[in-house]
Molecule: SAM-I/IV (S-adenosyl methionine) riboswitch aptamer
Organism: Acidimicrobiia bacterium
RNA sequence: AUCCGGCAUCAAGAGCAGCCCUUCGGGGCUCGGCAACCUGGGACGGACACCCGAGGUGCCUGCUCGCCGUUGGCGAGGAUGCGACCGACCGGCGGUCGGUAACGAAGUGUCCGGCA
Repeated sequence: AUCCGGCAUCAAGAGCAGCCCUUCGGGGCUCGGCAACCUGGGACGGACACCCGAGGUGCCUGCUCGCCGUUGGCGAGGAUGCGACCGACCGGCGGUCGGUAACGAAGUGUCCGGCA
């Protein structure tokens, strides 16, 4: 990177931005923004909720098609996420071991424990 399987979302939101390449379909970089899927921070530990928006994605000019009892529902397809990076070793596309970073933001609640 790809394939299979599982779970969640496809509502809303945010740039008609600049530069480069282009087979003119699109692709890459930079800055800015949206969102909150993963990591991180928010009380000694855990769970849940909430807050922040730093690390990793994603997105910022429409998801498509079909069916139905149609201002909605269902199904199929498709998209995104289920942390990132470095080193060594084993083995063959996985595992083991050892590590690194995560803001000047937020700065909390409930419950169960711990300590005093």